[in-house]
RNA sequence: GGAUCCGUAGCUCAGUUGGCUAGAGCGCCACAUUGACGUUGUGGAGGUCGCAGGUUCGAGCCCUGCCGGAUCCA
Numbered sequence: 001g002g003a004u005c006c007g008u009a010g011c012u013c014a015g016u017u018g019g020c021u022a023g024a025g026c027g028c029c030a031c032a033u034u035g036a037c038g039u040u041g042u043g044g045a046g047g048u049c050g051c052a053g054g055u056u057c058g059a060g061c062c063c064u065g066c067c068g069g070a071u072c073c074a
Stems, first nucleotide, its partner, number of pairs: 001073007010026004019057001028044005050066005
């Protein structure tokens, strides 16, 4: 330098053929439970979906460029 894949919550990830409010598990906070801790239950906070543009009535999803990571080729 070239090719492919990946980037979504603090961490690990899901998200189908573009459609209404973006989700799960773990973690965190509060409450209940306990003599206390843990467990369990209920509730809550936490996201400019890597960045910028484009297409569209509508984009996490499609297109382009850039940034970062992994693998392969040279």
A computed fold for a 74-nucleotide RNA from a Candidatus Saccharimonadota bacterium, annotated as transfer RNA. The sequence was found in a public genome assembly. Rfam family: tRNA. Gene Ontology term of the family: triplet codon-amino acid adaptor activity. From the family's description: Transfer RNA (tRNA) molecules are approximately 80 nucleotides in length.